[in-house]
Molecule: transfer RNA
Organism: uncultured Altererythrobacter sp.
RNA sequence: GCGCCCGUAGCUCAUCUGGAUAGAGCGCGAGACUUCUAAUCUUGAGGCAGCAGGUUCGAGUCCUGCCGGGCGCACCA
Numbered sequence: 001g002c003g004c005c006c007g008u009a010g011c012u013c014a015u016c017u018g019g020a021u022a023g024a025g026c027g028c029g030a031g032a033c034u035u036c037u038a039a040u041c042u043u044g045a046g047g048c049a050g051c052a053g054g055u056u057c058g059a060g061u062c063c064u065g066c067c068g069g070g071c072g073c074a075c076c077a
Stems, first nucleotide, its partner, number of pairs: 001073007010026004019057001028044005050066005
């Protein structure tokens, strides 16, 4: 340099063939329980879906560019 794949909450991942309010587990805050801690239960906060455009009545999902990561190939005086 070329090709392919990926990027969604602090972490790990869902969101099925575009359909209106993006969820789960763990973690975090508060409360309950307990002599205390842990565990358990209840509840809450937390995401411009990498960034910027485009298509569409409607985009996490489709298209383009860029950024970042991974894999393969090529180059290597």